Predicted 3D model of a 1460-nucleotide RNA (small-subunit ribosomal RNA) from Eucalyptus grandis. Rfam family: Bacterial small subunit ribosomal RNA.
């Protein structure tokens, strides 16, 4: 300090995810140890269970037990329910109290009556009483006196108590002052979230009287005013104890309030008082509740949120321990005692934090073994084994603390801590991860299975993602996941975003509250600046010393800040408070523009209807019809009337206006702007919550209107449907008045308001200069409107003085997408509906801009047998091949639009052969290494279909160190051999194809933030990114082109086997002979727009012509850039994984690939007279041959047999047809066409011709007479038609395929339309890329959620009724021991009754909350469901806002609006 994830890549907004620390944590799987902390966060949930012992009586002493008395039981200790409050935090204050403590001053005088314990009696199941009698005190009391209060007169009230054996002395008590330190109480300020909580309050606010209280008060009560609080958030509602702190971060904040310590609330839930200093009182009382118990049913008894333990509840939290040794508290007491689950210790738990240890040192055969491997090896790894040192720890064993103060005694912890001696490397390493992010990579097994995952993603036979294992990497006595929280997160922004298109500017003005606010000079010191002071408990955090071995962790010191309060100063800023000033803003005042509002009046065209004339047949409408009008006379032309709505031409990118809007013509009335001058107020401003006015179209209520248009609606068309686009027709509405509704994409998608920043054109109003008779023009200012650009600024597009730029000042709104502008509440409306406006649940994206690309029933250029012009074909028929698909034991296997399908196959009777049936082999048919044996090779028998099994006979090499070797056969074991099995989607290697298309790139510059862009575009031109200008390009490569090869002309060499003009000769170029010529072979010119003209920008370069064999790439072949198709090939080869290993290898017979209702390709022969058939005559090129072409002769109708000359070839052999040409017939027929198909008789290959070859003759003669819809080839020596010849091959189902040459045409006007393609440019929501994306409905599944007859709870307040316990108060009904009285009696008390308040409870209507529901709405989410095609390209009817109406559904249509 960042990072992964939106995209083919980019940049930006955005979210969601990670990496860091934390924790009172929980949980896996691990664990040596010490110190120190912590240790029920959940039910403020429940309270109890057990057990043992005693014959009796006296005296002493010692110890317990009751009892009166005092004092403490309001500390300590717990919990955090309730409380959002003076409750806590801080800072003040004033009308109060205060036990025990300190100081100070003073007094304790005289009496007196009871009474518990006890004893007796006696109820009761217990609990606990009930009389009766006796006794004492620092228990109770009378009286006196100080002293308190007190208008200061007085009157009333009104203490005291002794103890310790005596004294000394302590020490208690009573009053009075005053401290310390608690404590009540008051107040500034400051303390969560909801406005889908707005009004709220009756003692309520005040004041006066009375009561009360320690005190102050509506604290309480009586009669009186009616007032208080609240938008700075009352009131209601939910949530919560505050706090010093704690955790996180820079830091401002955010979370949080365990343990520590301050402070408050509660004590089984609600009330109550009592005692007391001090309580409304956790182990006190009294009533009600709920709840447990115990009962002899009549009654009682409880209250762990003390400490330990138990049950619940929970992911989850500890011993029914030892101790008063310390330190603290209690017992008014000094001290001995005594009490304390407070507190001190021990125990459990890796809950955390610090420490420490599991050994050091050497030690390479780089050992064993493990995975890994390219089989060489590298690796675990000096690690281990070994030597060898040490003993933290661990065991045994001896000593043995401090903490004790305070004469003496006292030590829970502890035989602990520490220490001495002895022993043996002895007792001690796990965890998690290793695809990015984030350190760390092989393997094997698994095959969208099993599973990981925090995001992204991963797994479908090669997984560094799963699982295991090697290894590695991080942390370690711990390590990972889970939760919460903070931080990265400037995703809530004060510091520090943002609002034109990503989310985000109110439709618009006007204005209160609020916020800010011109210029000068005073006054005040409220804010704000500066100094000093208090105060912010302590413990924490920082710092610096120190103690435990170190650290954690503990003492001791210092130090700090926000904040509060108080105080002194000064007067710049802000405020006040006072006089003033003009620049703001306003008023007045001359002008002026103008579809600014508003009323009533008028006008002309147009359109429809009507009446009338003329007139005769069609109008009208659309892509093309049709519905519709019309001979009952439409249309079309004319003449009159009547209606209604709108206002052409001017007309502008112009004018107004707040916006919405706003246009024929004057005229009333009317608002605001703008410019001039001179005046006059003198900050009177600007924004603006809340509120209020305006607000398009459509819609709604009521009354008019009602011509045209025109939702619904009816009909004609179109279509697969057409609820639509289109025709025809029409309701409502559109107009009008009065009224509601309040939204539009109400847009500049851009709030107002002021200042400040370069220009340049235009226009509109309007002043001034010049000039003028006035108008323009010119230059200049103000307001306004608009184009373009600099800085600047922007994700980027772009915006730029009308700001998206620099600043201030206000108001609104945004905070991931979707669920949603919905749901429910609430306000408004007559309804539509409109404002406000959530959450559950989902996904990792949704978006903005911009780029390359693909794509478009979009635009421009170009081209191609692409159309068109023409030829000839397929598709129809028969055969011939091939697939399919059926069959089959097998009909091996690949190949499937184009770019499979006469393909692989240049040749399936066996072989081939991979396929089935049968018989065999198993180291094998082949290779390599080991061991025996034996050369080897030939020959012959049986058997058998064959493979093979089995017998005999012969035979004895080469090579030597004599051991053996080296080839070849046989046997054996055991590494291996084989596999046309399987994956072409694991791959090379070739290939096909888009395409011979003209493209692909690139380095240097340069422009962009960047993906990329320029270059490679642009005028021009070519067959071509050919070339050429130009230009931020400049260069260069791949490919075109060119070189190469053939076929065209010439020359020069060379002439055998090829030629043959002269000479000579044959039957013959058959010899001589020539080299001139053909021809062959090799060199080698030749063509380059080179010349001329024209055109073109003068270029490139086209036109057109000369020359020339060839002219504009002369022709044709070879040649195939980057890259597409996961194209094809694992059966050509080669090649990784897996698969078979007595079989999925191999060996052999026989069969199969040749099956046959059927369908498609590709061919071939054909239908005929441009012909077929007879009989004769001619002319090629290329190529092939010794396991071979064959010649000639003879024979055979023939295919053929025989014979075998020549010939390794320019030498000999194979070998032309159409075509000419003559002679007679065929004369348009299923024929003298056409030939399949069958019979029959030969021929040839060959081991073999049944399934299955190929020729022959006779003999038979089928369908077919030019072929629908579709569809194909070709542009010139082409097409179209005729032979020939070649691999392959023994032969051949070849009509195929590859080549050869002979004959030899027709067209092409173009580029409108089909197709492919190529380049620029628009749009795009496409990128797996239009075979795309993508909206809704219906159907099934599952989530969550609203409605909902209702129904259950809970909480809150209202009103009534009832009314415990209780204080207070009232009453004299019963009582009464001190005092007064002689006594009756009083005083006083107590108990009863009666009354106000009053907790629980009832009853009733409410408000708010939650939980359930039959049934129902829509939403949401889910590899392969239905119909159908709105949306993105001009989406095939441009889209989208509001609104109305309308359809299965998307969705259409009306009027308005908007360009995205």
């Nucleotide at each position: 300090a960042g990072a992964g994830u939106u995209u083919g890549a980019u940049c930006c907004u955005a979210a969601c995810u990670c990496a860091g620390g934390a924790u009172g944590a929980a949980u896996g799987c691990u664990a040596a140890c010490a110190g120190c902390a912590u240790g029920c966060u959940u039910a403020a949930c429940a309270a109890a269970c057990a057990g043992g012992a005693a014959g009796u009586g006296g005296u002493g002493u010692u110890u317990c037990c009751a009892g009166u008395g005092g004092c403490g039981g309001a500390c300590g200790a717990g919990u955090g329910a309730g409380u959002a409050a003076c409750g806590c935090a801080u800072a003040a204050g004033a009308a109060c109290u205060u036990g025990c403590c300190c100081u100070u001053g003073g007094g304790a005088g005289a009496g007196g009556a009871a009474u518990a314990a006890c004893a007796g009696u006696u109820g009761g199941a217990a609990a606990c009483g009930a009389c009766u009698g006796c006794u004492a005190a620092u228990a109770c009391u009378c009286c006196a006196u100080a002293g308190g209060c007190u208008g200061a007169g007085g009157a009333g009230u009104a203490a005291a108590a002794g103890g310790a054996g005596g004294a000394a002395u302590c020490c208690u008590c009573c009053c009075a002052a005053g401290g310390a330190g608690g404590g009540g109480u008051u107040c500034g300020c400051a303390u969560c979230u909801g406005a889908u909580u707005a009004a709220u309050u009756a003692g309520u606010u005040g004041g006066u009287g009375a009561g009360g209280c320690a005190a102050c008060a509506g604290c309480u009560u009586a009669a009186c005013a009616a007032g208080c609080c609240a938008a700075u958030a009352a009131u209601c509602a939910g949530u919560a104890g505050c706090u010093a702190g704690u955790c996180u971060g820079a830091a401002a904040g955010g979370a949080u309030g365990a343990u520590u310590g301050g402070u408050c609330a509660c004590a089984c839930u609600g009330g109550g008082g009592c005692u007391g200093a001090g309580a409304c009182a956790c182990a006190g009382c009294c009533c009600a509740g709920a709840c447990u118990c115990c009962u002899a049913c009549g009654g009682g008894a409880g209250g762990c949120a003390g400490u330990a333990a138990u049950g619940g509840g929970g992911a989850a939290u500890u011993u029914u321990c030892c101790g008063c040794a310390a330190u603290g508290g209690g017992c008014a007491a000094a001290a001995a005692g005594u009490u304390u689950g407070a507190c001190a210790g021990a125990g459990c738990a890796a809950u955390g934090c610090c420490a420490u240890a599991u050994g050091g040192a050497g030690g390479u055969a780089g050992a064993a073994g493990g995975g890994c491997c390219a089989u060489g090896g590298a690796u675990c790894g000096u690690g281990a084994a070994c030597u060898u040192c040490u003993u933290u720890u661990c065991c045994c064993a001896a000593a043995g603390a401090a903490g004790a103060a305070g004469c003496a005694a006292u030590g829970a912890u502890g035989g602990u801590a520490u220490c001495u001696g002895g022993g043996a490397a002895a007792u001690a390493a796990g965890c998690a991860u290793c695809g990015g992010c984030u350190a760390a990579c092989u393997c094997u097994a698994u095959g969208c299975c099993a599973g990981c995952a925090a995001c992204c993603a991963u797994g479908g036979u090669a997984a560094u993602a799963c699982a295991g294992a090697g290894g590695a990497u991080g942390c370690a006595a711990g390590u990972g996941u889970u939760a919460u929280u903070u931080g990265g997160a400037a995703u809530g922004a004060u510091u520090g975003a943002g609002c034109g298109u990503a989310a985000a500017a109110c439709g618009u003005c006007u204005g209160u509250a609020g916020a800010u606010g011109g210029c000068u000079u005073u006054u005040u010191g409220a804010g704000g600046c500066u100094g000093c002071c208090g105060u912010c408990a302590a413990a924490u955090c920082c710092c610096a010393g120190g103690g435990c071995u170190c650290a954690a962790c503990c003492c001791u010191g210092g130090a700090c800040a926000a904040g509060u309060a108080g105080u002194a100063g000064a007067a710049a800023c802000u405020a006040c408070c006072a006089a003033g000033c003009u620049a703001a803003a306003g008023u007045a005042u001359a002008g002026u523009a103008a579809g600014g509002g508003u009323a009533g009046a008028g006008g002309g065209a147009a359109u429809u209807u009507u009446c009338g004339g003329u007139g005769g047949a069609g109008c009208g409408g659309u892509g093309a019809a049709a519905u519709g009008c019309a001979u009952g006379g439409a249309g079309a032309c004319u003449g009159g009337a009547a209606a209604g709505a709108a206002c052409a031409c001017c007309a502008a990118c112009g004018g107004u206006g707040a916006a919405a809007g706003c246009a024929c013509u004057a005229u009333g009335c009317u608002a605001g702007g703008u410019c001039g001058a001179c005046a006059u107020u003198g900050a009177c401003a600007c924004u603006a919550a809340g509120a209020g006015u305006u607000g398009a179209a459509a819609g709604c209520u009521a009354g008019g209107g009602g011509a045209g248009c025109g939702a619904a609606u009816g009909g004609g068309a179109u279509u697969a449907g057409a609820u639509a686009c289109u025709c025809c027709a029409a309701u409502a509405g559109u107009c009008c008045u009065a009224g509601c509704u309040g939204u539009a994409a109400a847009c500049a998608a851009u709030g107002g308001a002021u200042a400040c920043u370069a220009g340049a054109c235009a226009c509109u109003a309007u002043g001034c200069g010049u000039a003028u008779c006035a108008a323009c023009c010119c230059a200049u200012g103000u307001a306004g409107u608009g184009u373009u650009g600099u800085a600047g600024u922007u994700a980027a597009c772009g915006c730029a003085u009308u700001a998206c730029g620099u600043a201030u000042c206000u108001c609104g709104c945004u905070u991931g997408g979707g669920g949603a502008g919905u749901a429910g509440g609430u306000u408004c409306g007559c309804a539509a509906g409109a404002a406000u406006g959530a959450a559950a649940c989902u996904c990792a994206a949704a978006g903005g801009a911009a780029u390359u690309g693909a794509c478009c029933a979009g635009g421009g250029c170009c081209u191609g047998c692409a159309c068109a012009a023409g030829u000839g074909g397929u598709g129809g028929a028969g055969c011939a091949u091939g697939u399919g698909a059926u069959u089959u034991a097998a009909u091996u296997c690949a190949a499937c639009g184009a770019a499979a399908a006469g393909c692989g196959a240049a040749g399936a009777a066996c072989c081939u052969u991979a396929c089935c049936a049968a018989g065999g082999c198993u180291u094998g048919a082949u290779a390599u290494g080991c061991c025996g044996c034996a050369a080897a090779u030939c020959c012959u028998c049986u058997u058998g279909a064959a493979a093979g099994a089995g017998a005999g006979a012969g035979g004895u090499g080469c090579c030597u160190u004599c051991a053996a070797g080296a080839a070849c056969g046989c046997a054996g074991a055991c590494a291996c051999a084989g596999g046309u099995a399987g994956u072409g989607c694991a791959u090379g290697g070739c290939u096909a194809u888009c395409a011979u298309c003209a493209g692909c790139u690139u380095a240097u510059g340069u422009c962009g933030u960047a993906a990329g862009g320029u270059g490679u575009u642009g005028g021009g031109u070519u067959a071509a990114g050919u070339c050429u200008c130009g230009c931020a390009a400049u260069g260069a490569g791949c490919a075109c082109c060119a070189c190469c090869c053939u076929c065209g002309u010439g020359u020069u060499u060379a002439g055998u086997u090829g030629c043959c003009a002269c000479c000579c000769u044959u039957g013959a170029g058959u010899c001589u002979a020539g080299a001139a010529c053909c021809c062959c072979g090799a060199a080698u010119a030749g063509a380059c727009u080179g010349c001329c003209g024209g055109u073109g920008a003068u270029a490139a370069g086209c036109c057109a012509g000369a020359g020339g064999a060839a002219g504009g790439u002369g022709a044709g072949g070879a040649u195939g850039g980057c890259g597409u198709u996961a194209a094809g090939u694992c059966a050509u080869c080669a090649u990784g994984g897996c698969c078979c290993a007595u079989a999925u290898g191999c060996c052999c017979u026989a069969g199969g690939c040749a099956a046959c209702a059927c369908a498609c390709g590709u061919g071939u022969u054909a239908c005929a007279a441009u012909g077929g058939c007879c009989g004769g005559g001619a002319c090629a090129a290329a190529g092939g041959a010794u396991c071979g072409c064959g010649a000639u002769c003879c024979u055979g109708c023939g295919a053929g047999g025989g014979u075998g000359a020549g010939c390794u070839a320019a030498c000999u052999c194979c070998a032309a047809a159409a075509c000419c040409u003559c002679a007679u017939a065929c004369u348009c027929a299923g024929u003298u066409u056409g030939g399949a198909u069958u019979g029959c008789a030969g021929g040839c290959u060959g081991c073999a011709a049944c399934u299955c070859g190929c020729c022959u003759g006779c003999a038979u003669a089928a369908a077919g007479c030019c072929a629908a819809a579709a569809u194909u080839g070709c542009u010139a020596g082409u097409a179209a038609u005729c032979a020939c010849c070649g691999a392959u091959c023994u032969g051949c189902c070849a009509u195929a395929c590859g080549g050869c040459g002979g004959u030899g045409a027709a067209u092409u006007c173009g580029u409108u339309c089909u197709c492919g393609g190529g380049c620029c440019u628009u749009g795009u929501a496409c990128a797996c890329a239009c075979u795309g994306c993508c909206c809704g409905u219906c159907a099934c599944a599952c989530u969550a959620u609203g409605g909902g007859a209702g129904c259950u709870g809970g909480c809150c307040a209202u009103g009534c009724c009832u009314g415990a316990a209780g204080u207070c108060a009232u009453u004299a009904c019963c009582u009464u021991a001190a005092c007064c009285g002689c006594a009756a009696g009083g005083a006083g008390g107590g108990g009863g009754a009666u009354g106000c308040c009053a907790a629980a409870g009832g009853c009733a209507g409410g408000g708010c909350u939650a939980g359930u529901g039959a049934c129902u709405a829509a939403a949401g989410u889910g590899a392969a469901g239905u119909g159908a095609u709105a949306a993105c390209a001009a989406g095939g009817u441009a889209g989208c806002c509001a609104u109305a109406u309308u359809g299965g559904a998307a969705g259409g249509u009306g009027a308005g609006g908007u360009u995205g």